[in-house]
């Protein structure tokens, strides 16, 4: 001098995903004790369910399992729990749509190209121009709207551009 990994500590970003109290636990001598883990609580924030009225509406009834119970003399049919899942429906920006490809003729799904659309680029808001992203999970035959009411969640990931305009806000002077 230069690269990588671990802690801590700071200032901010997407994102509802924070603040504070109490107890508890951690540290290898023993005791207190910090930050930190966990539990509960309050406030915050953020989401489901859930009437009248409106709205919608003739809507049968889901499936599979070599589960598990119970039923049977054993079995079958049934019943009732569990898991997974057509339909639907929730979070969430995470959607439509043409055209080709894989796929078995087509259908689910999957890739690729363009167009519309939706979201992010670090104070906010308008035009521009230029990047980038459109995942994943959940409920389990069920839920529009919904006042009281009621449940639930506060994880996780990351360092983020250029011109104009109006309007803030901080620090020096």
């Nucleotide at each position: 001098u230069g690269a990588u990994u671990c802690g801590c500590g700071u200032u901010g970003c997407c994102a509802a995903a924070g603040u504070c109290g109490c107890g508890u636990u951690u540290c290898u001598u023993c005791c207190a004790c910090a930050a930190g883990g966990c539990g509960c609580g309050a406030c915050a924030c953020g989401g489901g369910g859930g009437a009248c009225c409106c709205a919608a509406u003739u809507g049968a009834g889901g499936g599979u399992g070599c589960g598990c119970a119970g039923g049977u003399c054993c079995a079958a049919a049934c019943u009732g729990c569990c898991a997974c899942c057509a339909g639907g429906g929730g979070c969430g920006c995470a959607g439509g749509u043409a055209g080709c490809c894989a796929g078995c003729c087509a259908a689910a799904u999957g890739g690729c190209u363009g167009c519309c659309c939706g979201g992010u680029g670090a104070c906010u808001u308008c035009c521009u121009u230029c990047a980038c992203c459109g995942a994943g999970c959940c409920c389990g035959u069920c839920a529009g709207c919904u006042a009281a009411c009621u449940c639930c969640g506060u994880c996780g990931g990351u360092a983020u551009a250029g011109g104009g305009a109006a309007g803030g806000u901080g620090u020096c002077c």
Molecule: c-di-AMP riboswitch aptamer (ydaO/yuaA leader)
Organism: Chthoniobacteraceae bacterium